The prediction has a mean pLDDT of 84. Small-subunit ribosomal RNA from a metagenome, 1492 nucleotides, folded computationally. The sequence is in RNAcentral, with records from SILVA. Rfam family: Bacterial small subunit ribosomal RNA.

RNA sequence: AGAGUUUGAUCCCGGCUCAUAUUGAACGCUGGCGGCAUGCCUUACACAUGCAAGUCGAACGGAUUGAGGGGCUUGCUCCUCAGUUAGUGGCGAACGGGUGAGUAAUGUAUCGGAACGUACCUUUUUGUGGGGGAUAACUACUCGAAAGAGUAGCUAAUACCGCAUACGCCCUGAGGGGGAAAGCGGGGGAUCGAAAGACCUCGCGCAAAAAGAGCGGCCGAUAUCAGAUUAGCUAGUUGGUAGGGUAAAAGCCUACCAAGGCGACGAUCUGUAGCUGGUCUGAGAGGACGACCAGCCACACUGGGACUGAGACACGGCCCAGACUCCUACGGGAGGCAGCAGUGGGGAAUAUUGGACAAUGGGCGAAAGCCUGAUCCAGCCAUGCCGCGUGAGUGAAGAAGGCCUUCGGGUUGUAAAGCUCUUUCGGACAGAAAGAAAUCGCACUGGUUAAUAACUUGUGUGGAUGACGGUACUGUAAGAAGAAGCACCGGCUAACAACGUGCCAGCAGCCGCGGUAAUACGUAGGGUGCGAGCGUUAAUCGGAAUUACUGGGCGUAAAGCGUGCGUAGGUGGCGAUUUAAGUCGGAUGUGAAAGCCCUGGGCUUAACCUGGGAACUGCAUUCGAUACUGGGUUGCUAGAGAUCGGUAGAGGGCAGCGGAAUUCCGGGUGUAGCGGUGAAAUGCGUAGAUAUCCGGAGGAACACCGAUGGCGAAGGCAACUGCCUGGGCCUGAUCUGACACUGAGGCACGAAAGCGUGGGUAGCAAACAGGAUUAGAUACCCUGGUAGUCCACGCCGUAAACGAUGAGAACUUGACGUCUGCUUGCUAUGCGAGUAGGUGUCGUAGCUAACGCGAUAAGUUCUCCGCCUGGGGAGUACGGCCGCAAGGUUGAAACUCAAAGGAAUUGACGGGGGCCCGCACAAGCGGUGGAGUAUGUGGUUUAAUUCGAUGCAACGCGAAGAACCUUACCUGGUCUUGACAUGUCUGGAAGUCUGCAGAGAUGCGGAUGUGCCUUCGGGAACCAGAACACAGGUGCUGCAUGGCUGUCGUCAGCUCGUGUCGUGAGAUGUUGGGUUAAGUCCCGCAACGAGCGCAACCCUUCCCUUAGUUGCCAUCAUUCAGUUGGGCACUCUAAGGGGACCGCCGGUGACAAACCGGAGGAAGGUGGGGAUGACGUCAAGUCAUCAUGGCCCUUAUGACCAGGGCUACACACGUACUACAAUGGUCGGUACAGAGGGUCGCCAACCCGCGAGGGGGAGCCAAUCCCAGAAAGCCGAUCGUAGUCCGGAUUGGAGUCUGCAACUCGACUCCAUGAAGUCGGAAUCGCUAGUAAUCGCGGAUCAGCACUUGUCGCGGUGAAUACGUUCCCGGGCCUUGUACACACCGCCCGUCACACCAUGGGAGUUGGUUGCACCAGAAGUAGGUAGUCUAACCGCAAGGAGGGCGCCUACCACGGUGUGGUCAAUGACUGGGGUGAAGUCGUAACAAGGUA
Repeated sequence: AGAGUUUGAUCCCGGCUCAUAUUGAACGCUGGCGGCAUGCCUUACACAUGCAAGUCGAACGGAUUGAGGGGCUUGCUCCUCAGUUAGUGGCGAACGGGUGAGUAAUGUAUCGGAACGUACCUUUUUGUGGGGGAUAACUACUCGAAAGAGUAGCUAAUACCGCAUACGCCCUGAGGGGGAAAGCGGGGGAUCGAAAGACCUCGCGCAAAAAGAGCGGCCGAUAUCAGAUUAGCUAGUUGGUAGGGUAAAAGCCUACCAAGGCGACGAUCUGUAGCUGGUCUGAGAGGACGACCAGCCACACUGGGACUGAGACACGGCCCAGACUCCUACGGGAGGCAGCAGUGGGGAAUAUUGGACAAUGGGCGAAAGCCUGAUCCAGCCAUGCCGCGUGAGUGAAGAAGGCCUUCGGGUUGUAAAGCUCUUUCGGACAGAAAGAAAUCGCACUGGUUAAUAACUUGUGUGGAUGACGGUACUGUAAGAAGAAGCACCGGCUAACAACGUGCCAGCAGCCGCGGUAAUACGUAGGGUGCGAGCGUUAAUCGGAAUUACUGGGCGUAAAGCGUGCGUAGGUGGCGAUUUAAGUCGGAUGUGAAAGCCCUGGGCUUAACCUGGGAACUGCAUUCGAUACUGGGUUGCUAGAGAUCGGUAGAGGGCAGCGGAAUUCCGGGUGUAGCGGUGAAAUGCGUAGAUAUCCGGAGGAACACCGAUGGCGAAGGCAACUGCCUGGGCCUGAUCUGACACUGAGGCACGAAAGCGUGGGUAGCAAACAGGAUUAGAUACCCUGGUAGUCCACGCCGUAAACGAUGAGAACUUGACGUCUGCUUGCUAUGCGAGUAGGUGUCGUAGCUAACGCGAUAAGUUCUCCGCCUGGGGAGUACGGCCGCAAGGUUGAAACUCAAAGGAAUUGACGGGGGCCCGCACAAGCGGUGGAGUAUGUGGUUUAAUUCGAUGCAACGCGAAGAACCUUACCUGGUCUUGACAUGUCUGGAAGUCUGCAGAGAUGCGGAUGUGCCUUCGGGAACCAGAACACAGGUGCUGCAUGGCUGUCGUCAGCUCGUGUCGUGAGAUGUUGGGUUAAGUCCCGCAACGAGCGCAACCCUUCCCUUAGUUGCCAUCAUUCAGUUGGGCACUCUAAGGGGACCGCCGGUGACAAACCGGAGGAAGGUGGGGAUGACGUCAAGUCAUCAUGGCCCUUAUGACCAGGGCUACACACGUACUACAAUGGUCGGUACAGAGGGUCGCCAACCCGCGAGGGGGAGCCAAUCCCAGAAAGCCGAUCGUAGUCCGGAUUGGAGUCUGCAACUCGACUCCAUGAAGUCGGAAUCGCUAGUAAUCGCGGAUCAGCACUUGUCGCGGUGAAUACGUUCCCGGGCCUUGUACACACCGCCCGUCACACCAUGGGAGUUGGUUGCACCAGAAGUAGGUAGUCUAACCGCAAGGAGGGCGCCUACCACGGUGUGGUCAAUGACUGGGGUGAAGUCGUAACAAGGUA
C1' cells in the first nucleotide's frame, strides 16, 4: 500500500466482500515446561454452610479460674497477684470490600467561587472545683413453644443531672444576659494523716476557645448520546417582601405581591447510558469502547422513613409497608452474599466452601496484643502476553514402505536406519537464599522533673518473628531418553497431482465449485503457513475519500425546491480614528497517580517491575501586539437606488368590436345516393340527403404576417380598438450615501386535469353505445356521443413545472448570425464602423467518466440557500399538517439482492433508412401435391421387425445392390485362452480322401502324406494340445476426442505489423467518390505496407509444330467392305506451342479505373465447364469406415451353427417412375452418336426356341475382337376422342436363368387378365442456352437381382422468357435505434394458481410506563393538646418548670377508583410486498417493438 465482484469487452459512478490489528471471549482439534497478568460480559435471579468488625479490665460494678498469703470455727471468709469475661461505658462500626440497577444531570470532567462543618491528628491559650438522683448486670417471681418480655428489689462508673467559675465564645435593645468538665494509670524526697490517702510530679484522658492540615457539604461557567413522525413547556412556576428552616447560600419551606421564566444556539417528551484518567484502532483528524488498575458518583431484597453520631438517612443498624424464604405448640417469630469461598438457576461461557496475618495497610488498646476473606500467598483454566524445549553433527545403497508414472523413472529424502556427540526442560538425589525490620530487652545521650525514679527523642547493641516453602537458585549421576499439532493448497492468497463421488453427497468470506476425466466435495500422498498452539464464530477500528474538518458530490450515474418576494441567520465596497471581543506572543497556576513516549536500573533474557524526564495538544489568570475580522465614531462614491429624457414588446387586467370557417335553422335549385375505410359496416338519405345558392342563429378559436423573432420571475402570452397598469433597455446630467447579496421558517404566483355554485355549449371529445378488426379486442380504425373544453366566483398546488443545469458577483483567446437602443462615417429608401442590453450557431484554453460545456460555462474563484449517500421494498405504511373530495406534503422499517446504474465500443437484430447481388421475385417452360407402382421415413405391429441420419443442411440418406452369407436383431442348439494376435511348453509337416450320428456347429473314427533351410545342435511357416498373461465387444459416451464431412457459401470477405487517434474497450488502414463477378481496380485520405481469401490452375472450343498404329483415305492401284498395297494431306489420337489482353477505333468518365458501341477474330469482355471452399458459425453429423481417452461385459454384452427377421401393414409424409393420350399409340421400312466395360470375363458367325434362353465355338488382356440393334427422328399404314388399338397395375397359367437353396423373399419370358387414372385443392419445386424439356446408351456394386424406377456418366433432338427490383427468401457494404451479447427462436411486464417469509389495517384482548382528578393514609418527623404518668431542678408546702405515653392536625410510601397519553405482545379476517423449479392467460416495454 491494495485486491475480487455489474460488461462480449471498456471507462466511470456505486454498493457488497477480503487481506491487518485487537478481545475479560466462546467453540472444534491438539497439548511439554516456566514467568507475569486476567478470569459471571447473561438473572441488580434465589441462596444451604462457614468466615468477612471488633477492641479496651490502664472507665465501671459484678461473676469466675489459678497461685500466694491472712483470719482460722478445716470449712467458710478476707486480702494480693495473674488470667477469662456476659453487662454498663468509650472508640470504631459512615473506612476497607462489592456491584453498575437507577441517573442525560441533584452525575462526571476541567476551571473558578463564597455563605459552611469537621471525631481522631498538629500548634497555641485556659480550666479540670463541689454535689445529686438513677440504672443494667445480679436476685426473686411471672408470661411465652420460641424469639423474648414484664413486675419487685440491690449496685458502680470517664453513664446521667444541677450548682460554682468564664480569658476567649454565643445572644443583645449595647445597658446586659447565657453557657463546661471526669477521671484513670505510673513514680515519689520532705510535710500531714490511724489508715486510705492528702501533696508533688509524669503520662493518658476530659471541658472551653483560637488556628492548621486533611476530609466533607454548597454554588457557578464550559463540555457531556440519539430521535422534530417529541414544538411548545412551566403555578412554587420566575422574581420581590416578610417569616421559618439548615452546618451553610437559595422557593429549601410558608404567607402576600408582581407576571414572569425556559425554547429552532432545540425547551418539553421519548429511547439508551454510570462518568473520567484511559483502552483498541487509525499516518493523522477521527471512530468504537469504559473489563482489570486509579479518581468521582449511585445502590445494598423492593418502596418509604427517621434515630444515633463529628460524619449515615447507614451492605453484614432500627421502624413501617410489600414480595419471597424459613421456624412454629398456629398464638407468634426470624431473614436479606451487588463482602470471601461455595450452591442452584440462567447461559456459548468465567476458578478453591484453600493458607497466613510473615509483609503492607486498617480498627481498638498505654502496651503486650486481639481482629482483619482488606491484603499477601497458594490452587484451577493455553484465557492472554513473554521466554524455553521436543535434540545436534555426519550419513546415498538416494534402502524399505507409501504416492505418482510417459513404466524409463520421479517424489517423500539426509528424511530414516547406522555412526559420533550434547543434556536445556522434565524425572531422581543433595545443598540452599532474599523477602525481617520495627515493636521489645539492654547501654549511652537529649527532653521533662525537686528527682539519678517513671515517661520519652536519637544512637548503638542483643534476641525473637516466614503463610508462601525446602520455593527461587546451585550441584551430581543416568539417558535421545518423556515432549507436535492445527489450518489451508480455484482466484483474491503462499501451496498439486491421484482415487472415490456424479447438480448426489457436500463446499462456500466474495466471485462461485459439483450433471462420469472436479488442482473448489470426500480420502490418502505431497506441498504451504503458523507452531504449544492452530482454526472457526462473535465483536470494534482500519482499508471506506463509502458522511468527505483534514477529504466527496448534484446536465445524463443518487442529488437544484416549479417560480418569485422576503423575516431570522450567514456574508459584505473605499478612507480615517478608537476599542481590544476574535486573532497572535510572553509569563503564572492547574492539567492526581498509573498508562503512552524517551532514557537509566532490577529479575540469566523478555513479558513484567522500578527511578528520572518529556508529554498531557486543555482550562483559568495576567501582561503585551493591533495587520486582518468584529464593535463604536466620522467621511467617500466605483455597489445599490432615485429624478429628468428617449425606446421596443403576443407583459397583465377590463370593456368593445371584426372577418374567414364549422354546425344548426328557414327558403330556392336538384336527384339517388352520401359518408367512411386497408377493405367494410354502423350512420344519414325518396318524409328529398350529399351537392349548390340566399338569408338567419349561436358559440369557440384567431389563417396569412410568423421567424433560428419579441415579452414575462416561472407557469405562460397571438385578430383589431380604447382605458387602467407592471417590468426591462439606452444616453447624458443631478441626488441619496453601502441603503447590498443570499435566504431556514413564512407569504404570493403557479400548465393541464379535477372539485363546488351559477351560466354557456358551435366544433372537438374521456365515459358510454354501435360497426369493424381479431383466436380474443373491455384497444388501435369508423359512426355517434355525455361530462369537460368556454365565462364568473371559489378550491386544488401538482407536471419530463426541462436548459433534466439554484441565486448573486468578478475574471478568462475568437468567428458568424439575429432583435432592440445609442454614437459615428460615407457615394445615404442604402452600406459600413463602434458601443450597450438580449437571443442563437461553431469553436481556443480549460473542464468532464465520456457524451459534451465552452463570456448565456458544465472554465477559474468568492458568498448564501436547497439536495444526495447501493438496488428493490417505497415516495409505500404509520403519525402530523393541508384539502369538500380526489389527493398533496413530511416520510420510515422489517425483509430481500450482489448488483442496480451512466457514457462510450464491437457485434447481432429491427414489421429503421440508403446502395447492391442471387432462378430471390417477376416473365416463361416443365413438374410435384390427385392415380397406380417403386423406394425411403414416421407410426403401428412383432420373438425380432438391428443401428444410425430428423427444418433448410434427415427421408432412392450410410446401403456402389438384406434369399443363405452380408447381419450388427430374434428363437433354439453349442464353446470358454476362445472365431482372431503375441509370448512359454509338448507333439505333429501342412494337407488330401473318407465312414457313422446330428438341422448344423460338433462328436467318434479310418486311410493317405512325410515338404523348405541348416554350422546337424536346430530354425521358419502351418496344425493339434496344456496353463497363464491376455484376446474379443457393430456394448455406452460424436456433450471427452482425432480424422473426415455437411452448411452459411464460391458469399467477398477475414486479419496482421508499424505508425497515428482515444484514459480505455477500440478506431484508423478495410471508411469516402467512382467501378467490378470480386476488399477487382483507380482517385482521395494519418496512414504505409503485408498475409489468408478473389483472380491466376485443369478440361474443352480455333490454329500451328511433332508423331502416324489398332486410327484416317484426298490422290494411285485393288476389293463385297480402308479389305489390301500405298500415303500421313485430312479426320482423329497425344505431347508441345500459339491465340483473348478492353490489345485497336469511337464515345462516356475526372486526363483515372472502368463502362458502352464497333472492327477484326474460331472465341469478346472471368468464352463454357471443372477442380479449388478464407477467418469462422451450427457442443451440426459420424465411437456402426477407421483411430482413440474413460466407463462397462469376461462360461458372456465374446465366439460358432440352423431357422427366422431387417421384405410385416389400418395409416401419414418425402423422393421418383409410368400414365391419363392424336405434337399420340400400334405395325412395317430406314438414318445418325458419344462415353465406357471385358479372361472365374465380353462372347461373334451358325443352329434350336414365339421368347427369356439353350447349343456352339471364332476373336479379344482390347483406337484391332465382343457387349452393341442406339432411341427420339425420317418414310409409309392404321386407330378417330372412347376409359379407347390410351394406360398398364393386379391376378391365373406355363416357362427361362443364377445359385447348396428362389416358400417366407430374386430377375426375366410367353399366353391370358386389363384396376386406378380423362392433367390433379390449398400449397410448392427446378431451370437463363446447347440450358429446360425430351430421347436413348454405358459403368460401378454384383453368383443372381437397377429403363419401368436408384446413382454416376455419355451423347441425340432442342425451346420460351427476363419490363424490371415495388414485394417474398437469402446474402454483402454504409448508416441509425437498442433495456439484445446463449445475441429476436433475444429480452421482458402484469393478473391468476401454489409454497414460504417479514410487514400494514383490524372488532378487540393482555401487559408495561406515564399525565390528571379523587379516595386512603403505616412508620416517622414537625406542630397542637383541656386525657394520663412523671427520679434529679425550683419551691416550706400546694405546686411549677421540663419530660414520657396517649389523642388530634399537616406532609407522605404502599394501595384503590376514574379518565387520558404512549409503547409492546397478541387477534378471526383482510391489504399490498418479497422470494421460489418447469405452472396459466395474454404480449405492455426494449427496433418506428409493429398505435413512437